[in-house]
Context: one part of a larger RNA
RNA sequence: GAUUGAACGCUGGCGGCAGGCUUAACACAUGCAAGUCGAGCGGAAACGAUGGGAGCUUGCUCCCAGGCGUCGAGCGGCGGACGGGUGAGUAACGCGUAGGAAUCUACCCAGUAGAGGGGGAUAGCCCGGGGAAACUCGGAUUAAUACCGCAUACGCCCCACGGGGGAAAGGCCGGGAUCUUCGGACCGGUCGCUAUUGGAUGAGCCUGCGUUGGAUUAGCUAGUUGGUGGGGUAAAGGCCUACCAAGGCGACGAUCCAUAGCUGGUCUGAGAGGACGACCAGCCACACUGGAACUGAGACACGGUCCAGACUCCUACGGGAGGCAGCAGUGGGGAAUUUUGGACAAUGGGCGAAAGCCUGAUCCAGCAAUACCGCGUGCAGGAAGAAGGCCUUCGGGUUGUAAACUGCUUUUGUACGGAACGAAAAGGCUCUUUCUAAUAAAGAGGGCUCAUGACGGUACCGUAAGAAUAAGCACCGGCUAACUACGUGCCAGCAGCCGCGGUAAUACGUAGGGUGCGAGCGUUAAUC
Numbered sequence: 001g002a003u004u005g006a007a008c009g010c011u012g013g014c015g016g017c018a019g020g021c022u023u024a025a026c027a028c029a030u031g032c033a034a035g036u037c038g039a040g041c042g043g044a045a046a047c048g049a050u051g052g053g054a055g056c057u058u059g060c061u062c063c064c065a066g067g068c069g070u071c072g073a074g075c076g077g078c079g080g081a082c083g084g085g086u087g088a089g090u091a092a093c094g095c096g097u098a099g100g101a102a103u104c105u106a107c108c109c110a111g112u113a114g115a116g117g118g119g120g121a122u123a124g125c126c127c128g129g130g131g132a133a134a135c136u137c138g139g140a141u142u143a144a145u146a147c148c149g150c151a152u153a154c155g156c157c158c159c160a161c162g163g164g165g166g167a168a169a170g171g172c173c174g175g176g177a178u179c180u181u182c183g184g185a186c187c188g189g190u191c192g193c194u195a196u197u198g199g200a201u202g203a204g205c206c207u208g209c210g211u212u213g214g215a216u217u218a219g220c221u222a223g224u225u226g227g228u229g230g231g232g233u234a235a236a237g238g239c240c241u242a243c244c245a246a247g248g249c250g251a252c253g254a255u256c257c258a259u260a261g262c263u264g265g266u267c268u269g270a271g272a273g274g275a276c277g278a279c280c281a282g283c284c285a286c287a288c289u290g291g292a293a294c295u296g297a298g299a300c301a302c303g304g305u306c307c308a309g310a311c312u313c314c315u316a317c318g319g320g321a322g323g324c325a326g327c328a329g330u331g332g333g334g335a336a337u338u339u340u341g342g343a344c345a346a347u348g349g350g351c352g353a354a355a356g357c358c359u360g361a362u363c364c365a366g367c368a369a370u371a372c373c374g375c376g377u378g379c380a381g382g383a384a385g386a387a388g389g390c391c392u393u394c395g396g397g398u399u400g401u402a403a404a405c406u407g408c409u410u411u412u413g414u415a416c417g418g419a420a421c422g423a424a425a426a427g428g429c430u431c432u433u434u435c436u437a438a439u440a441a442a443g444a445g446g447g448c449u450c451a452u453g454a455c456g457g458u459a460c461c462g463u464a465a466g467a468a469u470a471a472g473c474a475c476c477g478g479c480u481a482a483c484u485a486c487g488u489g490c491c492a493g494c495a496g497c498c499g500c501g502g503u504a505a506u507a508c509g510u511a512g513g514g515u516g517c518g519a520g521c522g523u524u525a526a527u528c
Stems, first nucleotide, its partner, number of pairs: 001528004006524005013375004018370001020367001021333001026331003030328003035078003040075002043071002047069002050065007085286003094211007103203002108199007116150001118148002126139005156165003170191006178185002212258003219249003224246008261283004265276004288309005311322004339365001341364003347361001348359004378408004388399004414464005422455001427450002430447005472517005477498003483512005493500002
């Protein structure tokens, strides 16, 4: 000199833009952060509408009915493996980079083939029991895109001229003829379903090289190193197991100890290098501590399950409940780090045919000069060089065109008014094309039109009055820009280094003056 996720002291007008627990991976009150689908299913608790009845206060209350709008609880499907947080652990194929072969991949895209015929349950509801609660048991009854067989099997698997095993589900919308038990069959469209091939995306595995310090750590290793048989996995493999052999690693630093998430990058520097890894992005690891598996395409799963432990809470003492390193917020720790805010309008995600619902992701607002950037706190004239202050050789000098005074302007702020972009999809209406054996059907493409904004009393623009609302901080011995007076008298004190102070201190304290930066200025800490 540059820099910072900074803190502290004094001071403090506005806007833009970014960042904001670096410490205790300490403990957490409260609210929210993952749901959705009635176009899979049986249904109807609540609300609304409809019909009937009763009461009256004549537009309200109660009862009943049918599931019309819708929908609590339940079965079922998909999603809760993403998104969000943190950096404890990890010196490792964890990360970075370059390669590899023995694999899987829900939803998505393209292709091929199928979707035939049956069955038995179970939740909910109802009845009954146990329990303080959490919850739980029994009986009866019921549905499905829930579950289980049979048939079929191109492709798939195996001991392969042969044999064996294995699948499925329907929903919604529309319809001319035909049939009909008037429910529908049947045909078409669409969303699904089963098997399988290829792709895309994502994931698992292996290898070369690189990746902090210590030798005051020199030897380490028994599934250890290799082989064979078997098992296991989606998959290679001591991954596991039985037997056999005795190997494997190491001064090119094994093992052990300490420290540490890694990278793109950031800061500094002419570079080489050094230091760092906040924010943003990629990967990894973790989710009170330790362990385990289940479900699933995917987890050994932050807001799932089970076991053990510590801690907290409820209890009728028999037994139960919980996990903010999600967003806010609280206590604690600390020099130190924000609101228990608004909205799904946009972008994105989950579910859904869609409307839509959910979304503390996200977009916004709030707080604090935390950083960077921009603007303002007026401009021009004005010498009797006023008064006052300070100094003085007492003549004067300086503050100083500074003020007063005159004229002008109105950024910012205040008040009033106008006013965007971020919004186009989706949906609705109607016209047209296509699909079909057929249609003003549904579906798909195009055209027209209507609606949707948290921010927001927004940005921005206009009008009004009025210099009106707005300057501090550090320093002045040398380094280092800037000097005098008074007080003090090796005292009080200053200090980054040299050093100042013991009666004329430009170095302490105050004042006047000056210098530097300026909504900041200094100090401390830290890196180069």

The part of an RNA shown here (small-subunit ribosomal RNA, 5' domain) has 528 nucleotides and comes from an uncultured Comamonadaceae bacterium. The coordinates come from a structure-prediction model, not an experiment, and the mean pLDDT is 84.